The prediction has a mean pLDDT of 85. The RNA shown here (small-subunit ribosomal RNA) has 1394 nucleotides and comes from an uncultured bacterium.
RNA sequence: AGAGUUUGAUCCUGGCUCAGGAUGAACGCUAGCUACAGGCCUAACACAUGCAAGUCGAGGGGCAGCAUGGGGUCCGCUUGCGGAUCCCGAUGGCGACCGGCGAAUGGGUGAGUCACGCGUGUCCAACCUGCCCCGCGCCCGGGGAUAGCCCUUGGAAAUGAGGAUUAAGACCCGAUAUGCGCACGCCCCGCAUGGCGCGUGCGUGAAUGGAGGCGCGGGAUGGGGACGCGUCGGAUUAGCUUGACGGCGGGGCGACGGCCCACCGUGGCGACGAUCCGCAGGGGUUCUGAGAGGAAGGUCCCCCACACUGGCACUGAGACACGGGCCAGACUCCUACGGGAGGCAGCAGUGAGGAAUAUUGGUCAAUGGCCGAGAGGCUGAACCAGCCAAGUAGCGUGCAGGAUGACGGCCCUACGGGUUGUAAACUGCUUUUGCGGGAGGAUAACCGGCGCCACGGGUGGCGCCCUGCAGGUAUCCCGUGAAUAAGGACCGGCUAAUUCCGUGCCAGCAGCCGCGGUAAUACGGAAGGUCCGGGCGUUAUCCGGAUUUAUUGGGUCUAAAGGGAGCGCAGGCGGGCUGUCAAGCGUGCCGUGAAAUUUCGGGGCUCAACCCCGUUAAGCGGCGCGAACUGGCGGCCUUGGUUGCGGGAGAGGGAGGCGGAACUCGUGGUGUAGCGGUGAAAUGCAUAGAUAUCACGAAGAACCCCGAUUGCGAAGGCAGCCUCCCGGCCCGUUAACGACGCUCAUGCUCGAAGGCGCGGGUAUCAAACAGGAUUAGAUACCCUGGUAGUCCGCGCGGUAAACGAUGGACACUCGGGAUUUGCCCCUUUUUGGGUGAGUCCCCCAGCGAAAGCGUUAAGUGUCCCACCUGGGGAGUACGCCGGCAACGGUGAAACUCAAAGGAAUUGACGGGGGCCCGCACAAGCGGAGGAGCAUGUGGUUUAAUUCGAUGAUACGCGAGGAACCUUACCUGGACUCAAAUGCAGUCUGAAUAGCACAGAAAUGAGCUAGGCCUUCGGGACAGACUGCAAGGUGCUGCAUGGUUGUCGUCAGCUCGUGCCGUGAGGUGUCAGGUUAAGUCCUAUAACGAGCGCAACCCCUACGUCCAGUUGCCAUCGGUUCGGCCGGGCACUCUGGACGGACUGCCCGCGCAAGCGGAGAGGAAGGCGGGGAUGACGUCAAAUCAGCACGGCCCUUACGUCCGGGGCGACACACGUGCUACAAUGGCCGGCACAGAGGGAAGCCACCCCGCGAGGGGGAGCGGAUCCCGAAAGUCGGUCACAGUCCGGAUCGGGGGCUGCAACCCGCCCCCGUGAAGCUGGAAUCGCUAGUAAUCGCGCAUCAGCCAUGGCGCGGUGAAUACGUUCCCGGGCCUUGCACUCACCGCCCGUCAAG
Repeated sequence: AGAGUUUGAUCCUGGCUCAGGAUGAACGCUAGCUACAGGCCUAACACAUGCAAGUCGAGGGGCAGCAUGGGGUCCGCUUGCGGAUCCCGAUGGCGACCGGCGAAUGGGUGAGUCACGCGUGUCCAACCUGCCCCGCGCCCGGGGAUAGCCCUUGGAAAUGAGGAUUAAGACCCGAUAUGCGCACGCCCCGCAUGGCGCGUGCGUGAAUGGAGGCGCGGGAUGGGGACGCGUCGGAUUAGCUUGACGGCGGGGCGACGGCCCACCGUGGCGACGAUCCGCAGGGGUUCUGAGAGGAAGGUCCCCCACACUGGCACUGAGACACGGGCCAGACUCCUACGGGAGGCAGCAGUGAGGAAUAUUGGUCAAUGGCCGAGAGGCUGAACCAGCCAAGUAGCGUGCAGGAUGACGGCCCUACGGGUUGUAAACUGCUUUUGCGGGAGGAUAACCGGCGCCACGGGUGGCGCCCUGCAGGUAUCCCGUGAAUAAGGACCGGCUAAUUCCGUGCCAGCAGCCGCGGUAAUACGGAAGGUCCGGGCGUUAUCCGGAUUUAUUGGGUCUAAAGGGAGCGCAGGCGGGCUGUCAAGCGUGCCGUGAAAUUUCGGGGCUCAACCCCGUUAAGCGGCGCGAACUGGCGGCCUUGGUUGCGGGAGAGGGAGGCGGAACUCGUGGUGUAGCGGUGAAAUGCAUAGAUAUCACGAAGAACCCCGAUUGCGAAGGCAGCCUCCCGGCCCGUUAACGACGCUCAUGCUCGAAGGCGCGGGUAUCAAACAGGAUUAGAUACCCUGGUAGUCCGCGCGGUAAACGAUGGACACUCGGGAUUUGCCCCUUUUUGGGUGAGUCCCCCAGCGAAAGCGUUAAGUGUCCCACCUGGGGAGUACGCCGGCAACGGUGAAACUCAAAGGAAUUGACGGGGGCCCGCACAAGCGGAGGAGCAUGUGGUUUAAUUCGAUGAUACGCGAGGAACCUUACCUGGACUCAAAUGCAGUCUGAAUAGCACAGAAAUGAGCUAGGCCUUCGGGACAGACUGCAAGGUGCUGCAUGGUUGUCGUCAGCUCGUGCCGUGAGGUGUCAGGUUAAGUCCUAUAACGAGCGCAACCCCUACGUCCAGUUGCCAUCGGUUCGGCCGGGCACUCUGGACGGACUGCCCGCGCAAGCGGAGAGGAAGGCGGGGAUGACGUCAAAUCAGCACGGCCCUUACGUCCGGGGCGACACACGUGCUACAAUGGCCGGCACAGAGGGAAGCCACCCCGCGAGGGGGAGCGGAUCCCGAAAGUCGGUCACAGUCCGGAUCGGGGGCUGCAACCCGCCCCCGUGAAGCUGGAAUCGCUAGUAAUCGCGCAUCAGCCAUGGCGCGGUGAAUACGUUCCCGGGCCUUGCACUCACCGCCCGUCAAG
């Protein structure tokens, strides 16, 4: 000293929360010792029992009990001694009693009290004070009772009643008086009432010596009273008060006073908060805080109040009296029912209440109190002890060595390592504490006694002796032996400390944010770690952090917050010069500020806590001094303010009058079939004549143009013209006054629209209402009507986004521009310059969270007012005030949330805008959606129909080949180191081949044949066994790698440095052009760069070169006539290299980039066509079943082998396809032309057989050589619009091929059968050129094939694009936003279930 939490991120505002300290605490876990302090915060609830106030015999009468003495009797026994009993107050003493002093202190509690109660200061000339101290003086003479005791007597008791007798320092009377009280006179003093002193006249005392007593005066102590100032919350308590305020007189008191009373007056208090309500003892101090402040008032000290509750007085120096009294009340107890007793908020203790607070202890030894001459007595005050971690402080639970870093635990990348951890064991040492033993007298000195000294008495000093509860304690010494002693909380961030397991939005945690839905550092356990430690945590409360009530030290344009506006009383604040006062202010000194506490210094307990000594201060009061500032008083001034005079602008206000246009209505004319209205309509109006149009008339309301960025007004607001009345403002002049000013709570007034009351008016418009539409509905938006109202007068109401969301006044602080209206100057009217008052824009400094404000401040200052303090609840409820009402003003709480907000940023989004792309639309061609079939999917079914893929981006997808196998599924049969492999060891045997039995096979159990190398141990190989490593298409694609789809071949995505911004971030990448493109150019606080684009790569189109077992007879020769052969590479071609295209040239446009041109040239143009290539990223997209891999799970099974079945099911639904519906066609026949590929368990020429699939022969070819090889087309014929010579599904029959095997479940051929279907609803797909369409061919997989699929190849070969409004997707700029898992968002209301 700060931190967490609002957001995707940022800055700000703002609340919530945390880290700190504290406590009379409580609770949980744990607990060795000592010292010091503390301990009913709740029921001022009720209390059993004991104790807490007595003492004095030196005041008194006495003698119940005790002791001593004396006497009598009796006993043991008798010198004497002892014992029992009775008598004698004679002695010590002493119960009860009279009397004195004390019981008013000490101790407890906090109920009451918001008060002169407390604190502080001052005053009492208005007072008292027992005991104590000082001074002066006095102490005379009498008297009568009464308690006790005794007698009688009432009552259960408590407790009385009567009689008799008696004492005192008890009581009473008289005398004496300096004193006191009163009256009068005199002197002096005081601020005043008044006071001191002197003189004169009337009432009051006593007990010998000592102590004591009395009077007077004084002191000290204690008390009483008065006043200033300070002292909680509520205004949703605004008025309170009749002894109330004052006066005169009196009473009362120790004393003042309306304290009390009679009379008189009508005051007194209150917004500076009276009264009322609530809460509360106050202070020293305590806690916290940097301080200011906030909170508290337990222990200790001071004051107050109280003593079961309420009231009252008595006694006394003192009480209205805690352990006194009386009365009343409640409660408890006793009772003989008549009546009595009691008061723990004293110390212990009990019950109750409560989360919670101790012993019915010891001692008067010390300190202190009361009494006493004293000894002494009493003292639950006090001092000690006991209990309690309930606080603070101190000590200990050991120290050193000790690595194989042991065992065990935990973790990991696990044959090994890490950690616990020098920790332990073990060795050496020490001994606080504990235990045992011993020593040990500080707190003590009084008092008293004895002795001595001073000494008249008395008193004092010295020495010795006596006196210790705690306690044989503290402390010290010896012995013993590591021996007797460690836990609690926490470990996601804040906040210091991390892993494993378990759990699976469960159980739970949580102070805030938040964790937990299968890998949880946040739950529970463990291991380890961190923090503190005889404690540690939790809870509660206070301060702090919180500058989050802001005096120090905050704010109000948009975050909460400027009153709607003006006038203005109180209040606050106030111009220049000067004099004076000294109230504020400053300073010096004095008094006070109790002690304790706190700070600092020092000292004592072994240290510390603790204790002791010294030291430190605001405040209040007083006395001086000072005079700048504030203030009071006085004088002067003119600049603030006001007035006069002259002039000016204006929709400023009020009243009256006038005007034209328009709407509507009425009357009349013209005129006819509609008008009106809307997106489109309808309701409505109209042949009874509307709308339209003309004329005349009526009425009400509002004033076009001018008109504006204008003007005026305090705001609301104000607009035709004229007149009258009224207000404000500005300029000029500087004549007058001389601070007369500013602001303003309460108050008063004004106050848009709508509303209300009464009366009038009503043309238009128009809530409500009605109808028509719209719609799912439409109590709306639109239309047709229409009443209040809109207008006027009078009155009420009093609100608003009453906004500049910005209170008023004054002063100061760079500039530029526009405009309204004055004045001055210059000038030819012009134009310009200056100076005021307004209105508006831009900007410097400055301010601001930013946006922005910026001489009209949101800048810099001063003054005054108003208002704010998290969101919701709520401007609600209640109360009060106002109002006719409507409603307005004032204005909460419970509860609830961890936010609610402001400004700005990046994105995404918009049925916002601009620009631009794409087969996106449009234009076109062909499809699919209807049919049949194929295939995939959903669904259903099933023992199983294995699994995955699911909008675009799943669905002829993983499948580029499911009859067995595949195969992961089902059923059944089997195996368990296992179906496979490696290494090591042991044993056996070669390996291998064949035969044969059981079985569905796996498998089981057999037979036969059969070797090689060897340094001889053995080796290769195989089998068995053992050991080490299994296996899993089981789960998690949301733990992952890799790979892939999509946006998207879209033009974007970023970085460095610089610059801008508090920051997120921006700039660059924007702008103007251009491009297919962030392509390039220009401009530019940016300059560069990277990943993308383009290019580089491949194929293709042209050419050249090189090379030639295809090609050519081009050239020569041969020829069976076929490049067939010789020969040759010219050409075609093949496959390698290179060239070629770059807007290079021309013209036009353009700054340039670039664009345009049937341009030139060229095989090709303006990216030539195609491919490969996919930026940062998005979809927790897909895949654990291709593979890999973390974790979890299975282990005679979730592994493995085998037979069979299934993946092919079928009422349905969808996707993708094939074939069609026909004549641009089908069928038959003749003829022609590709490319790219493939081929040895293969392709197969050719020949033969078969209608055919195919079969049997058989050459060539591992292939530019051999083989597979077109169809559409073309020529000819036929069919003539028909479910057909279209279409081929389905079914019947017969065959072929592959394969161990075609039943489930293959393909092909032939014959026969010949279904649906006649161009396809809503809606929808592809394609812009060698493309679509159409035609066939090949290949992969593969024994075969369900291929109509996929990937390739060539043949034939179109149509259309005006254009970018619209649909979809995308890019850039901009704008709005309450969205940011981002519009499939967010969010509001209602209802239902729970």